Overview:
The RNA shown here (Bacterial RNase P class A) has 310 nucleotides and comes from a soil metagenome. It matches the Rfam family "Bacterial RNase P class A". The family's RNA type in Rfam is ribozyme. Model confidence (mean pLDDT): 76 of 100. The model forms 89% of the base pairs in the Rfam consensus. RNAcentral holds the sequence, with entries from MGnify.

RNA sequence: AGGCUGAGCAACCGCGGAGGUGCGCUAGACGCCUUCGAGGAAAGUCCGGACACCACAGGGCACGGUGGUCGGUAACGCCGACCCGGGGAAACCCGCGGGAAAGUGCCACAGAAAACACACCGCCUAAGCCCACCAGGCCGGCAAGGUUGAAAAGGUGCGGUAAGAGCGCACCGGCGUCGCGGUGACGCGGCGGCCAGGCAAACCCCACCCGGUGCAAGGCCAAGCAGGACCGCUUGCAGGUUGCCCGCCGAGGUCCAGGUAGGCCGCUGAGAUGGAUGGUUGCUCACGACAGAAUCCGGCUUAUAGGCCU
Numbered sequence: 001a002g003g004c005u006g007a008g009c010a011a012c013c014g015c016g017g018a019g020g021u022g023c024g025c026u027a028g029a030c031g032c033c034u035u036c037g038a039g040g041a042a043a044g045u046c047c048g049g050a051c052a053c054c055a056c057a058g059g060g061c062a063c064g065g066u067g068g069u070c071g072g073u074a075a076c077g078c079c080g081a082c083c084c085g086g087g088g089a090a091a092c093c094c095g096c097g098g099g100a101a102a103g104u105g106c107c108a109c110a111g112a113a114a115a116c117a118c119a120c121c122g123c124c125u126a127a128g129c130c131c132a133c134c135a136g137g138c139c140g141g142c143a144a145g146g147u148u149g150a151a152a153a154g155g156u157g158c159g160g161u162a163a164g165a166g167c168g169c170a171c172c173g174g175c176g177u178c179g180c181g182g183u184g185a186c187g188c189g190g191c192g193g194c195c196a197g198g199c200a201a202a203c204c205c206c207a208c209c210c211g212g213u214g215c216a217a218g219g220c221c222a223a224g225c226a227g228g229a230c231c232g233c234u235u236g237c238a239g240g241u242u243g244c245c246c247g248c249c250g251a252g253g254u255c256c257a258g259g260u261a262g263g264c265c266g267c268u269g270a271g272a273u274g275g276a277u278g279g280u281u282g283c284u285c286a287c288g289a290c291a292g293a294a295u296c297c298g299g300c301u302u303a304u305a306g307g308c309c310u
Stems, first nucleotide, its partner, number of pairs: 001310005007284007015037008039290001043301002046299005051214004064209004068082005083097001084095004098205002103203002105199003120146002122142003128138003154172006173195001175192007218265004227256005239249003285288001
C1' cells in the first nucleotide's frame, strides 16, 4: 500500500413467520412437532434500474446531467483493463482527464508589461545629425541580464551583432502533416514553418443521456352518514302484542353507484404494520467495534474494536 473477515459451539427459556398435526368437520384460538428468522455496512437516501400511477400523434428547442479510450451491465455519475499527467524507493495511489487554433469575457496585488505585448533599472552608439576631431549630446536601436508575480511571449548551446533578437543553426519541448503500430485513447519515426500564456467548477462550442411523481406509488373489499332507482304507506309490508288464529299497534323495504373509517394485496427462502430477531447457563478465544431490515435489486459514500493474507 492493496485485499479479506466482522467471535465460535451446545443446552434451556422467550419472540416473529411458514408448514404439518390434535381438539368430530370448516374458520379462529390454544397445545405439540418440524423448519426459517439482519449487515458488511441493514445507515446516508447520493446515483442507476425494476415496479406503479399520471402525461404524451410525431419532431425540435430550452433546462439539467455526463465527459481520456475500449469493454462489462437491465442501467449508471458504477466496475475492469488500458492511455495520458502527477506522486512514490517500491507495491501502489491520485486526477472536476472533451474543446482555449469558433467567438465573447476574465487574469486581484505587485510589476515596465497580464496578450493588438511592453521598457523602470539596464545594454549599444554601427549608420544619420551637432561638433575641425575625441569626449559629449541629439535622433535612435535592443530585450540578453536585473526587478514583480501563481503565471512574463519557447529552453539549452553555438554562431551572429554596435548591442541584441528563431536573426541563422543543432538538440529538446510544443504545433501541423505524412508513414507505421494499436479496435481505440495513444505511441514511435520522417518532414515542415520557427512558436502558439492561463482560466470552460465564466459564458460558450462539441458528443451522448434525459417526461413527471415515488410503495404514504398503486390496486381490491367495504361499516356508518349523506345520495340515486324501484316497490309500499287506512286495500296496513316487516316487526311487536302470548306458541297459533282474530283483533290492536305499526312505515318502511329491496337494489345501485362512488367511497370515508377499517381490512386485504402490493410485501419477498427475515417480512412486521403497537412493528419479531432477545436472554440465561456452560465451554473456548485474541474477551468482542460500528451498528439493526420495512417494495426489491445494482452501485457509491460514510461509521467501524480486533483478526488474517499478499